[in-house]
Context: one part of a larger RNA
RNA sequence: AGCAUAUAGGGGAUGCCUUGGCACUAGGCGCCGAUGAAGGACGUGAUAAGCUGCGAUAAGCUACGGUAAGAUGCACUUAAUCUAUGACCCGUAGAUGUCCGAAUGCGGAAACGCACUGAGAGUUAUGUCUCAGUAUCAUAACAUGAAUUCAUAGUGUUAUGAGGGGAACCCACUGAACUGAAACAUCUAAGUAAGUGGAGGAAAAGAGAAUAAACUAAUUAUUGUGGGAGUAGUGGCGAGCGAAACUGCAAGAGCCUAAACCUAGGGAAGAAAUUCCUUAGGGGUUUCGGACUUCAAUAUGAUAUGUCAAUCGAUAGGUGAACUUGGUUGGAAAACCGGGCAACACAGGGUAAUAGCCCCGUAACCGAAAUUGAACGACAGUCUAGAAGAUUCCAGAGUAGCACGGGGCACGUGAAACCCUGUGUGAAGACACCAGGACCAUCUGGUAAGGCUAAAUACGACCUAGUGACCGAUAGCGAAUAGUACCGUGAGGGAACGGUGAAAAGAACCCCGGGAGGGGAGUGAAAAAGAACCUGAAACUGUAUGCUU
Numbered sequence: 001a002g003c004a005u006a007u008a009g010g011g012g013a014u015g016c017c018u019u020g021g022c023a024c025u026a027g028g029c030g031c032c033g034a035u036g037a038a039g040g041a042c043g044u045g046a047u048a049a050g051c052u053g054c055g056a057u058a059a060g061c062u063a064c065g066g067u068a069a070g071a072u073g074c075a076c077u078u079a080a081u082c083u084a085u086g087a088c089c090c091g092u093a094g095a096u097g098u099c100c101g102a103a104u105g106c107g108g109a110a111a112c113g114c115a116c117u118g119a120g121a122g123u124u125a126u127g128u129c130u131c132a133g134u135a136u137c138a139u140a141a142c143a144u145g146a147a148u149u150c151a152u153a154g155u156g157u158u159a160u161g162a163g164g165g166g167a168a169c170c171c172a173c174u175g176a177a178c179u180g181a182a183a184c185a186u187c188u189a190a191g192u193a194a195g196u197g198g199a200g201g202a203a204a205a206g207a208g209a210a211u212a213a214a215c216u217a218a219u220u221a222u223u224g225u226g227g228g229a230g231u232a233g234u235g236g237c238g239a240g241c242g243a244a245a246c247u248g249c250a251a252g253a254g255c256c257u258a259a260a261c262c263u264a265g266g267g268a269a270g271a272a273a274u275u276c277c278u279u280a281g282g283g284g285u286u287u288c289g290g291a292c293u294u295c296a297a298u299a300u301g302a303u304a305u306g307u308c309a310a311u312c313g314a315u316a317g318g319u320g321a322a323c324u325u326g327g328u329u330g331g332a333a334a335a336c337c338g339g340g341c342a343a344c345a346c347a348g349g350g351u352a353a354u355a356g357c358c359c360c361g362u363a364a365c366c367g368a369a370a371u372u373g374a375a376c377g378a379c380a381g382u383c384u385a386g387a388a389g390a391u392u393c394c395a396g397a398g399u400a401g402c403a404c405g406g407g408g409c410a411c412g413u414g415a416a417a418c419c420c421u422g423u424g425u426g427a428a429g430a431c432a433c434c435a436g437g438a439c440c441a442u443c444u445g446g447u448a449a450g451g452c453u454a455a456a457u458a459c460g461a462c463c464u465a466g467u468g469a470c471c472g473a474u475a476g477c478g479a480a481u482a483g484u485a486c487c488g489u490g491a492g493g494g495a496a497c498g499g500u501g502a503a504a505a506g507a508a509c510c511c512c513g514g515g516a517g518g519g520g521a522g523u524g525a526a527a528a529a530g531a532a533c534c535u536g537a538a539a540c541u542g543u544a545u546g547c548u549u
Base pairs, nucleotide, nucleotide: 001548002547003546004545005544006543007542008541009540015534016499017498020471021470022468023467024466025465026464027463028462029460030459031165032164039100040099041098042055043054044053046078050074051073061094062093063092064091065090066089070082071081072080105114106113107112115134116133117132118131119130120129121128136162137161138160139159140158141157142156143155144154169200170198171197172196173195174194180187184236208220210219211218223250224249225248226247227246233241234240254452255451256450257396261282262281263280264279265278266277267276268275269274289394290393291392292389293388294387295386301383302382303381305380306379307378308377311374312373313372314371315370317366318365319364323339324355325338326337327336328335340357341356348360349359350358401425402424403423404422405421406420407419408418411437432447433446434445435444436443486493487492506533509520510519511518512517
């Protein structure tokens, strides 16, 4: 030195565990903000570094409910207190709520500096202090008011609103590339990612210039979904892309204007008649149209607006069965042996091992002073009707259409309809116009160029209950808490660390040592469970013995 055996150290695998995650289901709930949000800074405790809570009334104040004998958070100890005159705790509603932050008096390197106006406190006076107001933009009203006579621009005051944030979902605008096509250019990826704007609890869409059908007759807004169907199509007819009618189901709801015409007010032109413009009210709303003329009539129904509201919920809670029965083992009984009981309750968790009957619960039933959701229904308000005649008037214009260039439609220019529109052009007027996939005729369906509309649908930041052939500490979220420590000028990147024991009973006292540490003693079932603490593998490092060299 190697090997072997034994025994230690070291290390933290493995096993077991779970405080934490992951995914999903059902239900709820779904916006917050100048009444100052989201998010922070700084404070706040007897002692106080962190977290949590709170805000100079500062781990809290008030009221009303619930519950209850203990309480002063995580978090031990000490101190000092509170509490059946009901503390602590839970719920509801209030009060307080520094400074920053849209941040809004001005400034600013966020949490700071410095003002003005009014009212008040204080001082002999000044300094000082307290409270309130003072941003900008938009809209409206009023006032004021240049160059410039009238005027306008501008300015001021007041009122109302906005501004910023939010996990995904929604709408609109802008809009890639990798990739696929086994290369690549049309194409694809994809109107995706990303960016911007906007809204809501949903959003969007939505009440026919629809869809169909094909020579004579249908459906009935929108949305979501099962089929139709990977069909018809489209496509360097490659890769791929990919409908609709119709039908089953969910949910169901339809309306308002503009105009014609009438009335009233105002203005303009004109000598006047009158005409035109404008404001308000009435009228009217889609083809069986409306105005207009005549007649009839005050009915019928609807309600998405407001108020109330039976009832059912939400936000605290309450009642809640049956052994602590004998023996055995054990540190401990819930185990085993034996006996008994309950069950609309054998879901689950805890208790010194595995408990229906020990504890919390569970089934079942009950409950709200306050705030709040849904809602049968009631009241109010609002809306809503016919017939005939006549053919004078009205029925949304730089619109429809067309040309050129693009885009959207499953549809790549194609026979390419339909929808949108950048440029140009540019109608008709219901005897009209649009559509039915080039186009024309016929026929059929409809009436564009104004607007509103619940539900079925999407999502899950958040709450509640639950589930898992999901993970079990190199796993599962990045995180058993952490966007922390740490890294970076910055945008940004981004960890690791769980387990004594049933109970601290966490080792009094003695000894060695400066201490660390150790030896006794003691606790405990166990200390080879001693806090560097369950189990404690391997690498690696020793010690002892044997063998070999």